[in-house]
Context: one part of a larger RNA
RNA sequence: UUGGACGUAAAGCGUCUGUAUGUGGCUUUUCAUGUCCGCCAUCAAAUCCCUAGGCUCAACACUGGAUAGGCGGUGGAAACUACCAAGCUGCAGUACGGUAGGGGUAGAGGGAAUUUUCGAUGGAGCGGUGAAAUGCCUAGAGAUCGGGAAGAACACCACCAACGAAAGCAUUCUGCUGGGCCGACACUAACAUUGAGAGAGGAAAGCUAGGGGAGCAAAUGGGAUUAGAUACCCCAGUAGUCCUAACCGUAAACGAUGGAUACUAGGCGCUGCGUGCAUCAACUGAUGCAGAGCUGUAGCUAAAGCGUAAAGUAUCCCGCUUGGGGAGUGUGUUUAGAAGAACGGAACUC
Numbered sequence: 001u002u003g004g005a006c007g008u009a010a011a012g013c014g015u016c017u018g019u020a021u022g023u024g025g026c027u028u029u030u031c032a033u034g035u036c037c038g039c040c041a042u043c044a045a046a047u048c049c050c051u052a053g054g055c056u057c058a059a060c061a062c063u064g065g066a067u068a069g070g071c072g073g074u075g076g077a078a079a080c081u082a083c084c085a086a087g088c089u090g091c092a093g094u095a096c097g098g099u100a101g102g103g104g105u106a107g108a109g110g111g112a113a114u115u116u117u118c119g120a121u122g123g124a125g126c127g128g129u130g131a132a133a134u135g136c137c138u139a140g141a142g143a144u145c146g147g148g149a150a151g152a153a154c155a156c157c158a159c160c161a162a163c164g165a166a167a168g169c170a171u172u173c174u175g176c177u178g179g180g181c182c183g184a185c186a187c188u189a190a191c192a193u194u195g196a197g198a199g200a201g202g203a204a205a206g207c208u209a210g211g212g213g214a215g216c217a218a219a220u221g222g223g224a225u226u227a228g229a230u231a232c233c234c235c236a237g238u239a240g241u242c243c244u245a246a247c248c249g250u251a252a253a254c255g256a257u258g259g260a261u262a263c264u265a266g267g268c269g270c271u272g273c274g275u276g277c278a279u280c281a282a283c284u285g286a287u288g289c290a291g292a293g294c295u296g297u298a299g300c301u302a303a304a305g306c307g308u309a310a311a312g313u314a315u316c317c318c319g320c321u322u323g324g325g326g327a328g329u330g331u332g333u334u335u336a337g338a339a340g341a342a343c344g345g346a347a348c349u350c
Base pairs, nucleotide, nucleotide: 004321006319008303012318015200016199017198022193023192025088026087027086028085034080035077036076037075038074039073040072042070043069049065050064054060092188093187094186096183097182098181099180103177104176105175106174107173108172109171110154114150115149116148117147118146119145120144121143125136126135163168206247208245209244210243211242215241216240220236221235222234223233258317259316260315261314262313263312266295267294268293270291271290272289273288274287275286277285278284299306300305323350324349325348332343333342334341335340
């Protein structure tokens, strides 16, 4: 490069915004860029192919001929593509009226539990385990009652539920604020989609500075177990976990499934908003759109399975893969204060 792939075999960037690029709705013009048709010139010979004769045949040499294709010129065609011009509203967006939500952020309040402290009652164990021991306790523990303090997390409701691009998001109230969905149809008129580079967000752990520190708990100490036990079990316990300000930029960041659009049987419930339906009206039913699930037809699949939220049928764009190990290593570059991260081989070996 060609062809084939990417849920589980290698392979979808962790997520979004968006530049260049690629691709792109409907109708009518212009033009002739691509496209198509005719003709002309050219693409040395040898070679290849076809054909005729010659070396006894063949190889070989030789006669004649040809397609396709490229480039240039010229004359046409105008469906598609590009261009020009004018429109349209079904993509998309803006405005309007509603509406659901643990969406974000800042502040304020709350109760249960835990630990600790003070006081009271009381008087011998408590705790822990497979069994124990370390540990706590007559300087009064554990238990019970009352007062105070602190920090962290918010039981029930709770869901196959909701929201968010993802990471994520739940006690209650308030301020500010993003996005979605539905309805009606007013406006713009293709403004769309994808997205190399680029930018933004990004769990946990880790790191810097300052706070905070109840519980839990790497490291560490002790007790057990064991042949040993740098573990699993137990008693303690420091970073950390929490807050503020900055950094890091990774996860089985998973639906192991990139995004967009269109089409292709049903059935069952759930969430949000509707309806000129069934009714006088409500519940309920029927039905439309948007979401989140189960089951399943056709089809697909190596199978299990997927199946209108596709892994089906198609188009467009991006990313990525090419046997296992060596190896996400070496080297180099970029980045970070560091830890590291990103890009990323080869020899060799099976």
Predicted 3D model of a 350-nucleotide part of an RNA (small-subunit ribosomal RNA, central domain) from Allium cepa. The organism belongs to Allium, within Eukaryota. The coordinates come from a structure-prediction model, not an experiment, and the mean pLDDT is 87.